[in-house]
Molecule: Lysine riboswitch aptamer
Organism: bovine gut metagenome
RNA sequence: AUAGAGGUGCGGUUAUCAGGAGUAGCGCGGAUGCAAGGCGUCGCAAAGCCGUUGUCUGCGCGAAAGGGGUCGCCGCCGAAGGGGAAGGGUUGCGCCCGUCUCCUGGUCACGCGGACAACAUCCGUUUGACUGUCGCGUUUGCGGAGAGCUAU
Numbered sequence: 001a002u003a004g005a006g007g008u009g010c011g012g013u014u015a016u017c018a019g020g021a022g023u024a025g026c027g028c029g030g031a032u033g034c035a036a037g038g039c040g041u042c043g044c045a046a047a048g049c050c051g052u053u054g055u056c057u058g059c060g061c062g063a064a065a066g067g068g069g070u071c072g073c074c075g076c077c078g079a080a081g082g083g084g085a086a087g088g089g090u091u092g093c094g095c096c097c098g099u100c101u102c103c104u105g106g107u108c109a110c111g112c113g114g115a116c117a118a119c120a121u122c123c124g125u126u127u128g129a130c131u132g133u134c135g136c137g138u139u140u141g142c143g144g145a146g147a148g149c150u151a152u
Stems, first nucleotide, its partner, number of pairs: 001152004007077001009076005015070003025061008037050003042094004080104006087097003105131005111125005133144004
């Protein structure tokens, strides 16, 4: 350098389904109340501009996004996932993008913390089990880390 292996292996994506939700919102009414609002953004605010209704409720109509399941397809085996720093998208925060750096071999389960509408799912983590790999041992084992391991 090339080609491979770990297996409920990792990530992305179309379609579809559940859920979100009879929610937000809209229309027609009622009650209460008295200046509570709207635009502005990827979202929440500020500046600025416009400019007044806010809350609750009955009836009718009635979404969407993020996230998730399944089939298929695509790219792969630091696959990928997190923490931190500065930078860009903005005036600020969140969020997004790539760069640098640090941690994690992989999967699962209980617990704890966080995100979320959610008991789905995701992220982090103690502990435990299983598992791949190398080293040391060999009576059931012990230890290391993917910048690793195997082959050429």